[in-house]
RNA sequence: UUAUGAGAAAGACAAACCAGUCGUGAGGGUGGGGCGGAAAGGCACGGGUCUUUUCGAUAGCGAGUCUUUAUGAAUCGGUUUUUAGAGAUAUCCGGACUGCCAUU
Numbered sequence: 001u002u003a004u005g006a007g008a009a010a011g012a013c014a015a016a017c018c019a020g021u022c023g024u025g026a027g028g029g030u031g032g033g034g035c036g037g038a039a040a041g042g043c044a045c046g047g048g049u050c051u052u053u054u055c056g057a058u059a060g061c062g063a064g065u066c067u068u069u070a071u072g073a074a075u076c077g078g079u080u081u082u083u084a085g086a087g088a089u090a091u092c093c094g095g096a097c098u099g100c101c102a103u104u
Stems, first nucleotide, its partner, number of pairs: 003103003007100001013036001017032003021028002041097001043095001045094003048089006056081002061077003065073002067070001
């Protein structure tokens, strides 16, 4: 230096969940906890997913309005989706960087 290994030994990390805390939110962080992973070390570079704002659209759903009282017309809300931003996610995938031990 390369490859392999949850990985014996020594260590380190810490899922879900709970408490309390920050945030509109996704989510962060502290304490408990321990599912797991050899990079579950940090890095938002590429993709994905999620949140929020925004330009449009939106059959069915809900609400009332108008007059020609027809299963008529337009409106508002909600839902869903698209565009363009901002943010989150490193234990979603990839990428670049750094790194313990054993064997090779």